[in-house]
RNA sequence: AAAAUGGAGAGUUUGAUCCUGGCUCAGGAUGAACGCUGGCGGUAUGCUUAACACAUGCAAGUCGAACGGUCUCUUCGGAGAUAGUGGCGGACGGGUGAGUAACGCGUGAGAAUCUGCCUCUAGGUCGGGGACAACAGUUGGAAACGACUGCUAAUCCCGGAUGAGCCUAACGGUAAAAGAUUUAUUGCCUAGAGAAGAGCUCGCGUCCGAUUAGUUAGUUGGUGGGGUAAAGGCCUACCAAGACAGCGAUCGGUAGCUGGUCUGAGAGGACGAUCAGCCACACUGGGACUGAGACACGGCCCAGACUCCUACGGGAGGCAGCAGUGGGGAAUUUUCCGCAAUGGGCGAAAGCCUGACGGAGCAAUACCGCGUGCGGGAGGAAGGCCCUUGGGUCGUAAACCGCUUUUAUCAGGGAAGAAGUUCUGACGGUACCUGAUGAAAAAGCCUCGGCUAACUCCGUGCCAGCAGCCGCGGUAAUACGGAGGAGGCAAGCGUUAUCCGGAAUUAUUGGGCGUAAAGCGUCCGCAGGUGGUAUUGUAAGUCUGCUGUCAAAGACAGAAGCUCAACUUCUGAAAGGCAGUGGAAACUGCAAAACUAGAGUACAGUAGGGGUAGAGGGAAUUCCCAGUGUAGCGGUGAAAUGCGUAGAGAUUGGGAAGAACACCGGUGGCGAAGGCGCUCUGCUGGGCUGUAACUGACACUGAGGGACGAAAGCUAGGGGAGCGAAUGGGAUUAGAUACCCCAGUAGUCCUAGCCGUAAACGAUGGAAACUAGGCGUGGCUUGUAUCGACCCGAGCCGUGCCGAAGCUAACGCGUUAAGUUUCCCGCCUGGGGAGUACGCACGCAAGUGUGAAACUCAAAGGAAUUGACGGGGGCCCGCACAAGCGGUGGAGUAUGUGGUUUAAUUCGAUGCAACGCGAAGAACCUUACCAAGGCUUGACAUCUGGCGAAUCUUUCCGAAAGGAGAGAGUGCCUUAGGGAACGCCAAGACAGGUGGUGCAUGGCUGUCGUCAGCUCGUGUCGUGAGAUGUUGGGUUAAGUCCCGCAACGAGCGCAACCCUCGUCCUUAGUUGCUAGCGAUUAAAUCGCGCACUCUAGGGAGACUGCCGGGGACAACUCGGAGGAAGGUGGGGAUGACGUCAAGUCAGCAUGCCCCUUACGCCUUGGGCUACACACGUACUACAAUGGUCGAGACAAAGGGCAGCAAACCGGCGACGGCAAGCGAAUCCCAGCAAACUCGGUCACAGUUCGGAUUGCAGGCUGAAACUCGCCUGCAUGAAGUAGGAAUCGCUAGUAAUCGCAGGUCAGCAUACUGCGGUGAAUCCGUUCCCGGGCCUUGUACACACCGCCCGUCACACCAUGGAAGCUGGCAACAUCCGAAGUCGUUACUCCAACCGUUCGCGGAGGAGGGCGCCGAAGGUGGGGCUAGUGACUGGGGUGAAGUCGUAACAAGGUAGCCGUACCGGAAGGUGUGGCUGGAUCACCUCCUUU
Repeated sequence: AAAAUGGAGAGUUUGAUCCUGGCUCAGGAUGAACGCUGGCGGUAUGCUUAACACAUGCAAGUCGAACGGUCUCUUCGGAGAUAGUGGCGGACGGGUGAGUAACGCGUGAGAAUCUGCCUCUAGGUCGGGGACAACAGUUGGAAACGACUGCUAAUCCCGGAUGAGCCUAACGGUAAAAGAUUUAUUGCCUAGAGAAGAGCUCGCGUCCGAUUAGUUAGUUGGUGGGGUAAAGGCCUACCAAGACAGCGAUCGGUAGCUGGUCUGAGAGGACGAUCAGCCACACUGGGACUGAGACACGGCCCAGACUCCUACGGGAGGCAGCAGUGGGGAAUUUUCCGCAAUGGGCGAAAGCCUGACGGAGCAAUACCGCGUGCGGGAGGAAGGCCCUUGGGUCGUAAACCGCUUUUAUCAGGGAAGAAGUUCUGACGGUACCUGAUGAAAAAGCCUCGGCUAACUCCGUGCCAGCAGCCGCGGUAAUACGGAGGAGGCAAGCGUUAUCCGGAAUUAUUGGGCGUAAAGCGUCCGCAGGUGGUAUUGUAAGUCUGCUGUCAAAGACAGAAGCUCAACUUCUGAAAGGCAGUGGAAACUGCAAAACUAGAGUACAGUAGGGGUAGAGGGAAUUCCCAGUGUAGCGGUGAAAUGCGUAGAGAUUGGGAAGAACACCGGUGGCGAAGGCGCUCUGCUGGGCUGUAACUGACACUGAGGGACGAAAGCUAGGGGAGCGAAUGGGAUUAGAUACCCCAGUAGUCCUAGCCGUAAACGAUGGAAACUAGGCGUGGCUUGUAUCGACCCGAGCCGUGCCGAAGCUAACGCGUUAAGUUUCCCGCCUGGGGAGUACGCACGCAAGUGUGAAACUCAAAGGAAUUGACGGGGGCCCGCACAAGCGGUGGAGUAUGUGGUUUAAUUCGAUGCAACGCGAAGAACCUUACCAAGGCUUGACAUCUGGCGAAUCUUUCCGAAAGGAGAGAGUGCCUUAGGGAACGCCAAGACAGGUGGUGCAUGGCUGUCGUCAGCUCGUGUCGUGAGAUGUUGGGUUAAGUCCCGCAACGAGCGCAACCCUCGUCCUUAGUUGCUAGCGAUUAAAUCGCGCACUCUAGGGAGACUGCCGGGGACAACUCGGAGGAAGGUGGGGAUGACGUCAAGUCAGCAUGCCCCUUACGCCUUGGGCUACACACGUACUACAAUGGUCGAGACAAAGGGCAGCAAACCGGCGACGGCAAGCGAAUCCCAGCAAACUCGGUCACAGUUCGGAUUGCAGGCUGAAACUCGCCUGCAUGAAGUAGGAAUCGCUAGUAAUCGCAGGUCAGCAUACUGCGGUGAAUCCGUUCCCGGGCCUUGUACACACCGCCCGUCACACCAUGGAAGCUGGCAACAUCCGAAGUCGUUACUCCAACCGUUCGCGGAGGAGGGCGCCGAAGGUGGGGCUAGUGACUGGGGUGAAGUCGUAACAAGGUAGCCGUACCGGAAGGUGUGGCUGGAUCACCUCCUUU
């Protein structure tokens, strides 16, 4: 000089979003503790728990210059020691924080006080007397400790004198002292002053609880007295009846207070170790003595508990001093050195004492500093780890080379701290300095999913474990454990505990309350808070200057000292608090006197379901009586219970009763709210308008308090028509304690009284002011409007809708605010537990008001978004329904599946979207399964070495595979070494796996669905998720097109382009064709021919193009013409974004895991073909629209060489034999294709239907038809007579029906895929079922309704309430007893000084004793508060897969919810009143636009 400097967020509720809101984290700190680790130094700190108990030692003594005595030494001069008397000090220093919520502490004031030692001033210190210790003697006791007799000194004690001082109005009274050593001091006494200390009083401040609301008798005050150093109910007697308290008394809990410490931007919050100030305490409780000072930590007395000694008689003790011990505890040190320094006591001094203090020791307990090396060094060593096998990384890290020596070790030197001339250093041979040796002796801990810096491998497999929150782990874990690597900090690092912060999450700074938690149900009103306009004064608040104070330390700033720092020292100062004092006067307050705009009064009008009491009225309902009249009535989805032939219901007349008041009637009126509705009358409250006469701030709000307060409910008495909890019956249902029906009690109504709650809601407290409008509606006044009433205009008050700015998380609010401000009140602070428990108050009860905690969760919630869903709505489509035709389900057979069986019946597919599916064809093979027999580098691939060409023939064993042999054979290329292909052998790399995982995958496929949808860019809107576009009006098969529009465009889908069929033209004309010509035949058979058919290339054609109607003049649609075809001409191919963890690891591919003389490979045989049964898909039928026999006609599309096969021959036939043709517009399959047509027969039956089953005999394929193929002939001749519930396909060349072909294939087709022939019926229509699309609505769903979710019961665990009681603790009260002791009293005993004396004694005074008051501990008693425990009992919470139902969320299938009452296993149901926080449809009203 400055005094300025200071503020970060993140994770977690959701599919996503915004908000609210809690939980959690990152920071700092500690007297800390625990785990792992540990080199050095400096500076600090170290029983937070048991104010638990303490062994041992020490912590307060000193003075011989106060005194007598004793002892030792002596050079006899003296010196020294000291038990006792006496003085001063043991009230300081040191410890602890139990108590204390208090004048205890802090701060600032004050008056009625005292003060030893110290300083200063003044004065004095004269003269007498007396005793008791020590000591001596006697004596008691175990001891501690005494008793008696006698002697003695003093700074011991007592008179006298003197004098200030003190008391008294005055007279007057009272009233001190001590000497010692030695010649200079020091004591002593009195008085005054100072310094410093102590006592007392007051203002203000000082934790929590109201589930503590009343407390108090010396209590509050006064007078007299006592007492104290001193004021005072401090004590006592009397008098009065006060005192404190919602601004929190009293009671309960907790706590030493402060300077300060930690944190924080600050305001605050938390704490009160070390250091410093104050207080309190000293084993527990009580008491006084001495003294200047104590009611006394290391003094005394008493009581109590405990410990110790004892000779049992009696004694001793108090570590919360320093060390130390035990105990408690997660946890806190040495029984150290020294008085050298600082300080204290005594002393004249030397000096003595001092566990204060100075130091050392222990402890990483904290802070600070230093070190564990530095430089070079790439074959980037070895090794570890990872790896895509290339490499990467640990990593210049190491090795290796050079350098240094802080610290450590050793050696030498060596302080300051000492003042005051000398002397004196515990620390300490310490700090420090110098030298030597040698990189030598010195690094760990935690973390690595996000927050949060740092990633891979292996192991494990919802296990083991982790975790601060979210959460990881169920076979590929960056989250567990290990490893490698990395990150962070570092002699420490983590964890735990606690505090502040972040947290604006208690909000003064700095929050909120319509729906998230939160406005009392409403009003009145005391206290309190707040308050209109103008003037003057005052100066309490306010602002400002100055003064005093807020100790030091700390903090801050600047310097300085230890090598730095920590640490220490010095200097400096602000803000703020309290008190005093001066000033200002705008604002607030106060006072005075005014004003009228707030408020009120008056007067004149006015609207009204405002309240209360009385009277009256009609409609309806039910009941009763009578008439007419006859069989039903009533009720429901449908019924039944019920009523009725004893006459109901219906209808007519008469009568009775109770309750409620249609229409008017209206987001219309009134009221504070609850609430109020027929008419009339009495009484009565409030509002509004107008006038501006009066008062003159009289106002607003309102804790406590008071009043009112729907429905239900309660008490008493009435009343009771209808309705109607409970209850009974009938239905419904799995059940139905419900919904529906028939009855029906309380109640509903009245009177009197209670209750005091509701979704008591606008979920919005009251008052005042200000801030765009528009359109309605009710009341009043008024105008220049009017003749008048309306209309129109203006003002005020109410009540609604839409909207500006603004606000809001959004929804929304918006002059009737949820906008902008002010004042007052109430309320909120995560969800659950719980509006529960306990306590208290009120109530007749029901219950209401007030109102927690333990425990538990990481959410609970609001608004809005996108979806999905709805037994919500609207529109639309589809063989979806309906209308039709034919089937399935019944039979037999075939085939697939389930189940069962089996050695095996391999595996997969399982709602639609598995089941004549993978499989376009299991006798072996296939084949994956089973049994048996075998092989082990392998059946298959690559590499290495060796042998041999390869290959062929053949014997034995065997079921085969295979095993054991015998023989034949020597090829090709060559640089002459060898090589290629093939086979065999050997070893190892490896092969192999239809083993697992389709929930690790690729690819492919199914399905929604050939449904019309799914998205993007830019722009715009929204805080955002998102929206818009894509919605709307039309239209379409279509998000197809048109129009409109904050959208404009675009993409994938639709459509079209592609193939095929249908018409025509053209080109071409063989294997096709044959009109014409010619020839000719059995025949287009042959030649010319290419017109036609056909074949297969190219083109044309169809586009709502034309006409008319409708429509917005559009898109389009309806009808028509023409045309082969008409509105997509028919069919096919083509499948958007996505969904289903859909299907497939057994088509293929593939990660990981698993097997490796087997889970691989070969072989034979078996199985996949089983059979009580169940289901799916088909075939054939049940017959006459048919069967059968005979005769006759017409296709298309395919296939064919390991093939199709003509013709001919044989066979009844399957087929066989022989064999032409054909790699196919030529030949063949292929013949008559069948249904069909014509004719014959059969006549309704288990048949001339049906063909299963079985027997016999054959054929074909094939090594092989037993298990287990197909076909033929003869014979046999089952069920079945049209198929229950249910269910499938199909809209035109379709269904139905008929045959043909093909693939697979040696053989095997009722299956599959194609082909043609014949060829219908119906569609009114969209109410319903199913599926889908768009829009909209509700939602507590988002794994998305196969969702979510409630309650009882059962089980386990946890905390908690009640409870007969039981056991403790605390503070009071009443009463008894009453220690020590002060005080009072008594005058019983005793007594040196002084006075008197008759010398006996008396007096004054003192001591002891007795008595009395008070009085601790203790006893007794009844209560209070509180803690623990308690058989049993109540609810609550939590817990992957328990039971019963289905209450809520969609109209949740009876809309839900609130209050109340009753009932029920349970959710719950019902009655009554209320709310919308109810969907849907309709109506009314209002608004907006045109």